[in-house]
Molecule: Purine riboswitch aptamer
Organism: Salinibacillus kushneri
RNA sequence: GAAAUUUAAUAGAGUACCUCUCAUAUAAUAUUGGGAAUAUGGCCCAAAAGUUUCUACCUAGUUACCGUAAAUGACUAGACUAUGAGAGGAAGAGUUUGUAUA
Repeated sequence: GAAAUUUAAUAGAGUACCUCUCAUAUAAUAUUGGGAAUAUGGCCCAAAAGUUUCUACCUAGUUACCGUAAAUGACUAGACUAUGAGAGGAAGAGUUUGUAUA
């Protein structure tokens, strides 16, 4: 100086995105104002409240009640949104090896 073998160290994102499940919020809830219908009806619009919370605050059904008036009640099933956790998919970074080219 070269080669081979072995060991050790270092390194890499608590990661974008998609789907699903779960937890928390909120009870898909309650209040007020204006208008509308009337047992073949019981609806529409708006405001403000509720959440360490953006958004949403509806749909369908069952039943009660109201004897024609101005007012609805109870129950059942079904979401979205915000944040967090988990699973799967997927993606990329680092390292190593092989091959090809320079």